[in-house]
RNA sequence: CGGUUCGUAGCUCAGUUGGCAGAGCAACGGACUCUUAAUCCGUGGGUCGUGGGUUCGAGCCCCACCGAACCGG
Numbered sequence: 001c002g003g004u005u006c007g008u009a010g011c012u013c014a015g016u017u018g019g020c021a022g023a024g025c026a027a028c029g030g031a032c033u034c035u036u037a038a039u040c041c042g043u044g045g046g047u048c049g050u051g052g053g054u055u056c057g058a059g060c061c062c063c064a065c066c067g068a069a070c071c072g073g
Base pairs, nucleotide, nucleotide: 001072002071003070004069005068006067007066010025011024012023013022019056027043028042029041030040031039049065050064051063052062053061
């Protein structure tokens, strides 16, 4: 310098053919318990890496940039 894959909740990730942003764990509240743990019920939590473009509509398509892993020179 070039190429491939990836970036979504605190963590690990899903999100298919563009049409309501989700799961598990964690956190918080409650039930149960003498207490803790376990179990059960519930709640909150998102600039979808950044900036632009396309579209009636973008996590998803296009471009540039930033970052990570890997490959090539």
The RNA shown here (transfer RNA) has 73 nucleotides and comes from a Bacteroidota bacterium. Lineage of the source: Bacteria > Pseudomonadati > Bacteroidota. Its mean pLDDT, the model's own confidence on a scale to 100, is 80.